[in-house]
């Protein structure tokens, strides 16, 4: 320098332009259970004035009615070739 994949909640990791505030898994945090614990069950787990509203996907900027998904750009990572 050239190629190619990635960048999502605390951690990983799914995620056909609309069913997504985003499945699972681990972490957390509250209950069950237990002599205590740890295993196991359930619940919660972005924010708020919570039958609901509100802002989110690496930064910026278009495209569309609508973007985490498409496009320009820039940043960083991973492997590959030199």
């Nucleotide at each position: 320098g050239g190629g190619a994949g990635g960048g999502u909640a605390g951690c990983g990791a799914a995620g056909u332009g609309g069913c997504u505030a985003a499945a699972c898994g681990c972490g957390g945090c509250a209950g069950a259970c237990u002599g205590u614990a740890a295993a196991u069950c359930u619940g919660c787990u972005c924010c708020c004035u919570c039958u609901g509203g509100g802002u989110u996907c690496g930064g910026c900027g278009g495209u569309u009615c609508g973007a985490a998904a498409c496009c320009g750009u820039c940043c960083c990572c991973u492997c590959c070739c030199a």
Molecule: transfer RNA
Organism: bacterium